[in-house]
RNA sequence: GGAGAAGGAAUGCCGAAUCUAGGUCGUCUAGAACGGGGGAUUUUAUUCAUGGGGUUAAUCGUGUAUAAUGCGCGAAGGGCUUACACCUUCCUGCCCGAACCCGUCAACUAACCUCGUAGGCAAUUGUGAAAGGUGAA
Numbered sequence: 001g002g003a004g005a006a007g008g009a010a011u012g013c014c015g016a017a018u019c020u021a022g023g024u025c026g027u028c029u030a031g032a033a034c035g036g037g038g039g040a041u042u043u044u045a046u047u048c049a050u051g052g053g054g055u056u057a058a059u060c061g062u063g064u065a066u067a068a069u070g071c072g073c074g075a076a077g078g079g080c081u082u083a084c085a086c087c088u089u090c091c092u093g094c095c096c097g098a099a100c101c102c103g104u105c106a107a108c109u110a111a112c113c114u115c116g117u118a119g120g121c122a123a124u125u126g127u128g129a130a131a132g133g134u135g136a137a
Stems, first nucleotide, its partner, number of pairs: 011122004018032006033117006043107001051105001052102004059075006077096004084135006091128001
């Protein structure tokens, strides 16, 4: 310097978005798991006119400027605790409070039908503190 074998290690967060098996392996198929939509009776209403509805925490109020976008403030709502794993509550700190889709149409809803499994981030004591619960060693 090269080759091989064994062992060890292989972080965390938002989100449903993970796992298993097989294949003709550019990615596809099936299943499990997680998540969404449609869909009776009964009940409840709702729509039309001024449309209505869905996913999501992401809806509403208000100020200002504009032809319209925009830029602020606040609230509903939501996320972050890396010390074994997970869950709940309170205070505190920081952050988000977007976007997309259906196309005149859909309340809830048993059976049933159907769709998705993406994308985006963080930096090595990571906001901190308190009260509880379940489990593992």
Predicted 3D model of a 137-nucleotide RNA (c-di-AMP riboswitch aptamer (ydaO/yuaA leader)) from Desulfosporosinus sp. FKB. NCBI's taxonomy places the organism under Bacteria, Bacillati, Bacillota, Clostridia, Desulfosporosinus. Model confidence (mean pLDDT): 77 of 100.